[in-house]
RNA sequence: AUGACUAAAAGGCAAACCCGUCGUAAGGCGGGGACGCAAAACCACCGGUCCAGGAGUUACUAACGUGGACAGCGGGGUUGCUGGU
Numbered sequence: 001a002u003g004a005c006u007a008a009a010a011g012g013c014a015a016a017c018c019c020g021u022c023g024u025a026a027g028g029c030g031g032g033g034a035c036g037c038a039a040a041a042c043c044a045c046c047g048g049u050c051c052a053g054g055a056g057u058u059a060c061u062a063a064c065g066u067g068g069a070c071a072g073c074g075g076g077g078u079u080g081c082u083g084g085u
Stems, first nucleotide, its partner, number of pairs: 004085004012037002017032006035072001041078003045075003048070005054064001
């Protein structure tokens, strides 16, 4: 230096819920708050879930297709802190 395993301290992030705000919605952002996290840092590439139109139907679904959301659903890719073995 690299890889694997690991987590005592320091430091970091922040689920639900509440308030504000943006969005038709899923949900995003800011503040409070901590369930958890060693990649809970970043990327929608694969699968998945969710939302809104379209299309379909007598109507409601399902299947189909379009646009979007989730990286704290799984996989993959990129980057990365401290100590120990």